[in-house]
A computed fold for a 71-nucleotide RNA from Candidatus Acidiferrum sp., annotated as transfer RNA.

RNA sequence: GCGGGAUUGGUCCAAUGGCACGACUCCUGGCUUCCAACCAGGCGAUCGGGGUUCGACUCCCCGAUCCCGCA
Numbered sequence: 001g002c003g004g005g006a007u008u009g010g011u012c013c014a015a016u017g018g019c020a021c022g023a024c025u026c027c028u029g030g031c032u033u034c035c036a037a038c039c040a041g042g043c044g045a046u047c048g049g050g051g052u053u054c055g056a057c058u059c060c061c062c063g064a065u066c067c068c069g070c071a
Base pairs, nucleotide, nucleotide: 001070002069003068004067005066006065007064010024011023012022018054026042027041028040029039030038047063048062049061050060051059
C1' cells in the first nucleotide's frame, strides 16, 4: 500500500428498512434477625460525519479504532 471482518448501556449480546432484545452489573422495594440467594420494579446504548429513503443498527460514501490475510 491492497483486500476482508468487527464496532450497540459499565460488561456480554440480539435485531429481514418499521417502538433497539435479553443476560450480568447497578439502583429501589420485598423476603431474611443480618448478609447472600431468591422475588418485583427501574435507570442506562447503536464508533464519528454525510447521503439514499416516508422511515436507517441495517443500504451507499468518507473517516477513526481493533483483528485477519496479501504485498
Rfam family: tRNA. Rfam classes the family as a transfer RNA. Rfam's curators write: Transfer RNA (tRNA) molecules are approximately 80 nucleotides in length.
The sequence is in RNAcentral, with records from ENA.